SAM riboswitch aptamer (S box leader), 105 nucleotides, folded computationally.

[in-house]
Order: sequence, then C1' cells, then structure tokens
RNA sequence: AACUUAUCCAGAGAGGUGUAGGGACUGGCCCGUAGAUACCUCAGCAACCAGCCAAUGGCACGGUGCUAAAUCCAGGAGGUAUUCGUUGUACCUUGAAGAUAAGGA
Repeated sequence: AACUUAUCCAGAGAGGUGUAGGGACUGGCCCGUAGAUACCUCAGCAACCAGCCAAUGGCACGGUGCUAAAUCCAGGAGGUAUUCGUUGUACCUUGAAGAUAAGGA
C1' cells in the first nucleotide's frame, strides 16, 4: 500500500516565513497579491485511542486529528412529486470515492 470497524449538516485562529496558485479527482461554485495553499510557533476545538472520576455519564495533563464554505455541492443505481411524455427541477434511499481514528497482517 491493500483489508476491517466507526464517524463525517456541531465545534475551533492569531503571529512569523514565503509566493502563486489553492479547495483530493471531474464538473460546478468558491478562496487568493487587501498575500491564499504550504511550512513554523503559539493558541484553540473535539473526545477516536490511552488515562482519571462520584461512570448509559463526565474531565481534558498524554497519542493522533482538526481550526473557510455540510466531505463546499454534485458524480453511480433505484424511487417519489411535477409533466401527455422526454428533458429539467425538488426531495428520499442506497452506493462509489475521499478524510480521520482504532485495529490487523
């Protein structure tokens, strides 16, 4: 790397370095020279693992993670409504892909 399980409409930003692209992919839509993305420092959020407690819960000193937008939205399949029908639009179910954690070999 591949595999298994759980979660993904909540929450949380300042400073420094540095420079042109960035938001995984494709389409859309956004962010960005009023300096984004990235990296570093500090701060914070959360509660997966570990730990502790008066234990269906709580705490937050450890290991990860996270701190624009729901995983930013959609993507494949099926269904419902609208329509004479198709397209389209709205909604529902399920999946794929991705992210994170904990396993496992």
It was read from a public genome assembly, where an Rfam model found it.